[in-house]
RNA sequence: UGUAACAUUGGCGAUGGAGUUCGCCAUUGAACGCUGAUAAAGCUGAUGACUCCUGUUAAAAG
Numbered sequence: 001u002g003u004a005a006c007a008u009u010g011g012c013g014a015u016g017g018a019g020u021u022c023g024c025c026a027u028u029g030a031a032c033g034c035u036g037a038u039a040a041a042g043c044u045g046a047u048g049a050c051u052c053c054u055g056u057u058a059a060a061a062g
Base pairs, nucleotide, nucleotide: 009026010025011024012023013022016053017052018051019050020049021048033043034042035041
């Protein structure tokens, strides 16, 4: 000086916040949804997953 592994730390996981947990990445990175022909057009969801809150949408009752 380089490479690999472990530990720690930080960051990331299609639109907000918090907790728990899982996975990934090490700044030249993790990440930037799906169908369709690269078009037209269309579809799901505030989560990676679970719970709560906020916002939005739909239905019913008062």

Fluoride riboswitch aptamer (crcB RNA motif) from an Ignavibacteria bacterium, 62 nucleotides, folded computationally. It matches the Rfam family "Fluoride riboswitch aptamer (crcB RNA motif)". Its family is annotated with positive regulation of gene expression and response to fluoride in the Gene Ontology. RNAcentral holds the sequence, with entries from Ribocentre.